[in-house]
The RNA shown here (small-subunit ribosomal RNA) has 1492 nucleotides and comes from an uncultured bacterium.
RNA sequence: AAGAGUUUGAUCAUGGCUCAGGAUGAACGCUGGCGGCGUGGAUAAGGCAUGCAAGUUGAAAGGGUUUAGACCCUUGGCAAACGGGUUCGGAACGCGUAGGAACGUACCCUCGAGUCGUGGAUAAUCUGGAGAGAUCCAGGCUAAUACACGAUAUGCUCUACGGAGUAAAGAUUUAUCGCUCGGGGAGCGGCCUGCGUCCUAUCAGCUAGUUGGUGGGGUAAUAGCCUACCAAGGCAAUGACGGGUAGGGGGUGUGAGAGCAUGGCCCCCAACACUGGGACUGAGACACUGCCCAGACACCUACGGGUGGCUGCAGUCGAGAAUAUUCCACAAUGGACGAAAGUCUGAUGGAGCGACGCCGCGUGCAGGAAGAAGGUAUUCGUAUUGUAAACUGCUUUUCUCAGGGAAGAAUUUCGAUGACUGUACCUGAGGAAUAAGAGGUUACUAACUCUGUGCCAGCAGUAGCGGUAAUACAGAGACCUCAAGCGUUAUCCGGAUUUAUUGGGCGUAAAGGGUAGGUAGGCGGGUGUAUUAGUCGGGUGUCAAAUCCCUCGGCUCAACCGAGGAUCGGCAUUCGAAACGGUACGCCUAGAGAGUGUGAGAGAUCAGUGGAAUUCAUGGUGUAGUAGUGAAAUGCGUUGAUAUCAUGAGGAACACCCAAGGCGUAGGCAACUGAUUGGCACAUUUCUGACGCUGAGCUACGAAAGCGUGGGGAGCGAAUGGGAUUAGAUACCCCAGUAGUCCACGCCCUAAACGAUGCAUACUAGGUGUGGGAGGAAUCGACCCCUUCCGUGCCGAAGCUAACGCGUUAAGUAUGCCGCCUGGGAAGUACGAGCGCAAGCUUAAAACUCAAAGGAAUAGACGGGGAUCCGCACAAGCGGUGGAGCAUGUGGUUUAAUUCGAUAGUAAACGAGGAACCUUACCAGGGCUUGAAAUCUACCUGCAAAGUCUAGAAAUAGACCUUCCUUCGAGGGUGGUAGACCAGGUGCUGCAUGGUUGUCGUCAGCUCGUGUCGUAAGAUGUUCCGUUCAGUCGGGAAACGAGCGCAACCCCCGUGAAGUGUUAUACAUGUCACUUCAGACUGCCCAGCCCUUUGCGCGUAGCGCAAAGGGAAGCGUCAAUUUGGAACUCCCUUUGUUUGUCUGCGAACAAAGGGCUGGGAGGAAGGCGGGGAUGACGUCAAAUCAGCAUGGCCCUCUGACGCCCUGGGCCACACACGUGCUACAAUGGCGAGGAACAAAGGGUUGCCAAGUCGCGAGACGGAGCUAAUCCCAUAAAACUCGCCUCAGUUCGGAUUGAAGGCUGCAACUCGCCUUCAUGAAGCCGGAAUCGCUAGUAAUCGUGAAUCAGCCACGUCACGGUGAAUACGUUCUCGGAUCUUGUACUCACCGCCCGUCACACCAAGAGAGCUGGCAACACCAGAAGGCCCUGUGUCAAAUCGGGGACGACGGUGGGGUUAGUGAUAAGGGUGAAGUCGUAACAAGGUAGCCGUA
Repeated sequence: AAGAGUUUGAUCAUGGCUCAGGAUGAACGCUGGCGGCGUGGAUAAGGCAUGCAAGUUGAAAGGGUUUAGACCCUUGGCAAACGGGUUCGGAACGCGUAGGAACGUACCCUCGAGUCGUGGAUAAUCUGGAGAGAUCCAGGCUAAUACACGAUAUGCUCUACGGAGUAAAGAUUUAUCGCUCGGGGAGCGGCCUGCGUCCUAUCAGCUAGUUGGUGGGGUAAUAGCCUACCAAGGCAAUGACGGGUAGGGGGUGUGAGAGCAUGGCCCCCAACACUGGGACUGAGACACUGCCCAGACACCUACGGGUGGCUGCAGUCGAGAAUAUUCCACAAUGGACGAAAGUCUGAUGGAGCGACGCCGCGUGCAGGAAGAAGGUAUUCGUAUUGUAAACUGCUUUUCUCAGGGAAGAAUUUCGAUGACUGUACCUGAGGAAUAAGAGGUUACUAACUCUGUGCCAGCAGUAGCGGUAAUACAGAGACCUCAAGCGUUAUCCGGAUUUAUUGGGCGUAAAGGGUAGGUAGGCGGGUGUAUUAGUCGGGUGUCAAAUCCCUCGGCUCAACCGAGGAUCGGCAUUCGAAACGGUACGCCUAGAGAGUGUGAGAGAUCAGUGGAAUUCAUGGUGUAGUAGUGAAAUGCGUUGAUAUCAUGAGGAACACCCAAGGCGUAGGCAACUGAUUGGCACAUUUCUGACGCUGAGCUACGAAAGCGUGGGGAGCGAAUGGGAUUAGAUACCCCAGUAGUCCACGCCCUAAACGAUGCAUACUAGGUGUGGGAGGAAUCGACCCCUUCCGUGCCGAAGCUAACGCGUUAAGUAUGCCGCCUGGGAAGUACGAGCGCAAGCUUAAAACUCAAAGGAAUAGACGGGGAUCCGCACAAGCGGUGGAGCAUGUGGUUUAAUUCGAUAGUAAACGAGGAACCUUACCAGGGCUUGAAAUCUACCUGCAAAGUCUAGAAAUAGACCUUCCUUCGAGGGUGGUAGACCAGGUGCUGCAUGGUUGUCGUCAGCUCGUGUCGUAAGAUGUUCCGUUCAGUCGGGAAACGAGCGCAACCCCCGUGAAGUGUUAUACAUGUCACUUCAGACUGCCCAGCCCUUUGCGCGUAGCGCAAAGGGAAGCGUCAAUUUGGAACUCCCUUUGUUUGUCUGCGAACAAAGGGCUGGGAGGAAGGCGGGGAUGACGUCAAAUCAGCAUGGCCCUCUGACGCCCUGGGCCACACACGUGCUACAAUGGCGAGGAACAAAGGGUUGCCAAGUCGCGAGACGGAGCUAAUCCCAUAAAACUCGCCUCAGUUCGGAUUGAAGGCUGCAACUCGCCUUCAUGAAGCCGGAAUCGCUAGUAAUCGUGAAUCAGCCACGUCACGGUGAAUACGUUCUCGGAUCUUGUACUCACCGCCCGUCACACCAAGAGAGCUGGCAACACCAGAAGGCCCUGUGUCAAAUCGGGGACGACGGUGGGGUUAGUGAUAAGGGUGAAGUCGUAACAAGGUAGCCGUA
């Protein structure tokens, strides 16, 4: 020491991405009251105007100007090498730390010695000159603590030990300051060394002053520091050399820590000062505000020539997201000079600007419910803002004004002295007065509603939100968090155990090298002695200060500041210890190796041999096909194939044996024999004596394909040709067939090279096979049996694992070493390098892009996977549809309108069980506007409705007539007018809904509680074996129970009985009707099969008995030092044997019970008796807003999408489809021939009898009936008789004409019926398809609802007659259960791959082109120092000549790294594009890997 979101239908694990925290020299957006302390050019080490930033000294000296002071110029001294800035360069002794020896040191301290003489110049000033100027030249004067010489030498230096050389300065006055030489100290500096110090091997070899030595030079000093010569060394996988990046440290941020990142402010060190080079002066520099040269830039110029260097403080331009005042003061601290006063000091002390950061304070406190107004929401009740405000009281931090007012200030004696500053602070007065925002509110993540918008506009850190009810956009209200700030962006650490030392992994998620040998390295058996660079302990030194931590203290607190203290750890040194490790020397045998004796084997190489088969050749026999396939065709064959026989040739491979078998390191190895040869196992314990394990580089081997050269070539067979298949078929199938496959030699070096499992060692239960060896026992000898070692399999304990699984052959427990991994794609690709003849292999990225990709297991769904089962599903049958005409519905078309809905199955004689008006929703026209109907209020009204007349198409308008109740108050009712809420809508959304319905399906399923199993999703139950129509029942079983479904309970029919008795028939009766009971799904008999139990005998094994052998403990006895002997008890092993009991197993027989199947009896009915109602969890966003209800939206006082009316339309008609009717005829039609048999319904606005009229539809008529009474109402087919005789007919009836009937206000669009006449298509229906398993199909009539009538041939119901067939489950369709595979879960109508076309993006190649950087070779050579030399001098300086070195520069060929580039190729992304369908299921050719 905290986690969360995101892969999935859900789960676990892997794994990435994202978030919550802290931080910053920050920036941006919105906002902004005060103070303190900090902090502020991170980019262009880009360019800089202006001012200042280093001077001082008259007590070293000369001069000038003046006056009371003093100032200026020059020579000289000291300082200017500090302080201040920046981080360019540099991967280095640069820095850090610990040490070292061969050094220097002005000023300071201390000690010792000394300070004597002499000389010549020179600046300034002055004179002259040149020049635009900077400045320079010439002449002349002069001083010193400037310069030079001589003397001296305690010392110092050199030395050949004889000696030689080497110094000084005075000032001022009586005390100091100086000066010279030498010794020491302090501080500072130079040099050397160990260790530490970034990335890269796609940088592997680098190095000639290089490594060392000698001589010389050089330095303060060591040294190849430099030079000449000699030698050939030095560094490097513990990463040299090269490339990239970077100032280092104290520290800072974060983190539990280990770490990771970082180096701003402050401190230490380094480096730099416009760029490059160089030296001079000096104690100190190769010198930020010094010098010389070169270069770039800028400025001045009279064009001749000059001047400059803010990376000091301010400031300016530029670039940038971005960083301040051209301020005050030397009062304090410090520095330089000076004897001092003092001068100088952009160091420093302060102020200013910036919310840039940290810290502190404030914007008021208390009361106050009419819960005000306003806002927002609302279910309209209210809720919330909210004690919030108003209002009342109080306070004054802050603010304003006034008054007072510090410390910082002390020396050297006095005196004087404050920039900040009238600041901090104190006192008084005034007055709530001057002071709140930002972000957020889907989850992570604290905080929710309304309105607008409608995949648009937009949001977003991630997941994601938005397609008409958005808590996710925008606005509003409310709320949450923080607060003078709040958010965003960028960056770092954390979370991330996501590089894992602490602290990860590698069978399948990413990850074991293809295998072996072996170098370096790492690790290493037992024992003894010695030692101690590892290790452990103690001491000492050091690791600056600041920072962090603890304690205390000072500013009112805090931030801030001060004081004291402290830990860990590093390095060095010293002392000690010796367990472990190392080293040295011995010894040992358990590791390892060798020896001896056996043994097995497709181990390897070479040579030879063999038989079967295929093919070919020759010959014989023989004749028309053969071969091939799902089916064919190409092919072969009358020139004789195939078939068959004989002989021969040639190549390749070795059937059976053969196996879970053997051998080998892996790849791999299979006929037999021989030769050569490698390894292994066992036995023995003879020898050596740790000789071992692993193994980066390295080396060798390494299937197939492929390559080279030369052979060989039977079969097979990439490419290729042909035939098929197909939409296509560059495939799958077939016929041919070249490389290749084979051999020799040489390459290649890759595979899903797999046990997807590196090697070695040790330990940790077993059981059961098998290969090789040995031992025991037994046997005549074997086999069998027991033990053991090695190998090879299966199952499994513990344990491990995400799970699957592994499990002594570990994926367990440990150790040692190696290899490898760190999200997916891009990509095992590009570039570079190595190898290769090539193909290519090895090594191996990035940009960009996504939020996943992937593993195991779970539940479903699916499969051209499997198993089982069911269904008029197929099959077996019967009858239809599809062809004709008509009816009806739909599509389409048409139309002013042809209203709307339904539209795979699950729409289409469906909503509609009845469109002439109405219905009616549609169209045209005419009208109304609080409305046709509803609520309320006010007023009026003795009033409605109906009727008549006029106008009109009607609605409507006008006129006339008549007129309600009552307690007579007015009220009720009705109507009208006006008004207010509003009505109204068949307008939209069935994807906002309720309700209802269809379908899977009357299929047998769908679940739950508890328990158990699993980390979990889940499983179990519900699976299995039988059985059933059935998850129906039985048995078994980690399940035991339960619920919704199934079944049953309900209704009808079938049999009987009882009761009642309207109607029925003639009283009586009970056909019949109604009601209630009874009766049977299970009972009885026979047979077969299966299971269980019992009995009987048999077989076998164990137990039991006996004997032998072995072992153990106890007891007691004998002799006794150990111990030995005999007997008893127990256990184990072996052998033998019979009887008896018990137990287990096996087969046979008998009985009983249970289940199923078949048959029988009785019975009206027999195996669910027939039919109905009844429809689980759910599926299809299935259907319906037009049956009804209903949210939301829309139309309505703007006159309609509302309402009324007339007429039209829903009935159209080139066409297509569905459902039906009638037919095509003789199993028939017709008869104006005969004569039978039902059931169930309906009827008063009704059914309507008899009778009469009409050919008929029908009319007149009116009896009966509120119905078992009357009526509709003759049932028809069937039966019988007759005719028709196979024809478009005596079939069929469409269409049309004429005449009628009925309903109704009305029959034209657009009704039905009758009669006469007409007499179309059609002669049994293509592909295809539908219904039905018994009182069913088929066929025949009857009735009813709706209804004035009817387009009904529809629907619903009723009865009459009344079949055929089912072998069976292979196939089609649908369904159920189990199992299997899966990359599907929107669930196969799924998923998904690649080319092509288009757009965009990044990176690579590219003829080239253009820059940068670092080297190399050559040319040229400034300043400068060095060397040689001339002049000059006493000696020098100076002046001159020459030489090498030498920056910038030039030339050249390379290296490396960027930018750019026509073009072509690959990659990624993109909404719906095109072509196919490769993968996922047996994915329809199993898939995949390597190669061509």